[in-house]
Context: one part of a larger RNA
RNA sequence: UUGGGUGUAAAGGGCUCGUAGGCGGGUCGAUCAGUCGAAAUUUAAAUACCACGGCUUAACCGUGGGAAUGGUUUCGAUACUGUCGAUCUUGAGUUUGGUAGAGGUAAGCGGAAUUCCUAGUGUAGCGGUGAAAUGCGUAGAUAUUAGGAAGAACAUCGAAGGCGAAGGCAGCUUACUGGGCCAAAACUGACGCUGAGGAGCGAAAGUGUGGGUAGCGAACAGGAUUAGAUACCCUGGUAGUCCACACCGUAAACGAUGAGUACUUGGUGGCGGGGGAUUCGACCCCUUCGCUGUCGGAGCUAACGCGUUAAGUACUCCACCUGGGGACUACGAUCGCAAGAUUGAAACUC
Numbered sequence: 001u002u003g004g005g006u007g008u009a010a011a012g013g014g015c016u017c018g019u020a021g022g023c024g025g026g027u028c029g030a031u032c033a034g035u036c037g038a039a040a041u042u043u044a045a046a047u048a049c050c051a052c053g054g055c056u057u058a059a060c061c062g063u064g065g066g067a068a069u070g071g072u073u074u075c076g077a078u079a080c081u082g083u084c085g086a087u088c089u090u091g092a093g094u095u096u097g098g099u100a101g102a103g104g105u106a107a108g109c110g111g112a113a114u115u116c117c118u119a120g121u122g123u124a125g126c127g128g129u130g131a132a133a134u135g136c137g138u139a140g141a142u143a144u145u146a147g148g149a150a151g152a153a154c155a156u157c158g159a160a161g162g163c164g165a166a167g168g169c170a171g172c173u174u175a176c177u178g179g180g181c182c183a184a185a186a187c188u189g190a191c192g193c194u195g196a197g198g199a200g201c202g203a204a205a206g207u208g209u210g211g212g213u214a215g216c217g218a219a220c221a222g223g224a225u226u227a228g229a230u231a232c233c234c235u236g237g238u239a240g241u242c243c244a245c246a247c248c249g250u251a252a253a254c255g256a257u258g259a260g261u262a263c264u265u266g267g268u269g270g271c272g273g274g275g276g277a278u279u280c281g282a283c284c285c286c287u288u289c290g291c292u293g294u295c296g297g298a299g300c301u302a303a304c305g306c307g308u309u310a311a312g313u314a315c316u317c318c319a320c321c322u323g324g325g326g327a328c329u330a331c332g333a334u335c336g337c338a339a340g341a342u343u344g345a346a347a348c349u350c
Base pairs, nucleotide, nucleotide: 003322004321005320006319007304008303012318014201015200016199017198021194022193023192025088026087027086028085029084030083031082033081034080035077036076037075038074039073040072041071042070049065050064051063052062053061054060091191092188093187094186096183097182098181099180103177104176105175106174107173108172109171110154114150115149116148117147118146119145120144121143125136126135162169163168206247207246208245209244210243211242215241216240220236221235222234223233258317259316260315261314262313263312266295267294268293269292270291271290272289273288274287275286276285299306300305323350324349325348332343333342334341335340
C1' cells in the first nucleotide's frame, strides 16, 4: 500500500465556525468532457504463446498465425456523472404568531450560616480524639443576648427535571443578548452536507499585574500514632480558592460511542408545543411534532451488551489505529513569561 478496523481489545480530534477539496434533491432541453462501441494506425525485430516444419530426438533453429496493454485519429451511442440553459418545491433558509428554559454578559438587591469586633449576662472550663495532646481560657474563654463589620456560597423548591456546540450553567430583580421548539403556510428557489490547513471557545490546577481574603486550605509548624510516619487523625496556617485584565490550552474534556441524511416491529415514563373529542371550564382520553430516560424484538456483537437517541441497514465527508516496552520519551520545529503544550522517532529488548 491493499485490506480490515476505532463503546470496553490499538484507534473518534475537547467543542464549534469555516477556506480549499470531496460529495450532493426533482423535471425538461442542449453538449458529448468522463463513460461505452466500431474502424484505422502505432506499440521495431528477437523473446513469450499457438500451429506446422528442419537437424535421428531434445536443446536449438525456420515459417506462419494470434495477440495483450497503452497512445493517436475518425465515425457512432447518450442511460449515468460532468458542463451550460430553463424550471420546480419536498432539502436549506427567510417571514408572521406563539412558547419553555440554572443559555450568555452587566448592574443592583436579599436572607440563613461562618468568622471577627463592641457591649451585657455568667463562671471554669472550652475544644478536639479511637484515646489524647498541642491549642484557647480567671488579662474572664466556651455558652447566651443585643448591635456592628467582612468575604464567600446560595438550604428548601430540586427531579433519572431544564438549557447550552462542548467546557459548563442554580438566591431574587432589571437591562442587553444567543440558540431551540411549535403552528400556519406567505417568500427565496438547492442557496445543501462534510471539512485538510485556519480561526474562535475551552473545567480544574498553574502564571503575570493590581485588588480582596470570612470559611476552607497544598507548602510549612506543632501535637499524636508508629519500629519509623517526611502520611492517614488533631491544633494552627501561607500560596491558592474570590474580583478585574492578560496568559496557559490540558482532563477518565466520557455516552471511553465524529458529523450529516435516509430506512427498519414495539411496551412504558419525563419535559416543551399543536390539534381533536368531551365539558360550563378543566382533568382523564385520542392524535401529531421536538427533546430526554428505561425495557426489549429483528438484526448486529468475541462476549458484555447496543437495539428508531443503534453498536441494525446503507451512503457522503473528516479524524484516527496497525504487537508490548523503550515513549504522553529524545532531537528538531512551532507556541508560551514560566510551568510546559503540540508535533513526534530510533537504537535496543521481549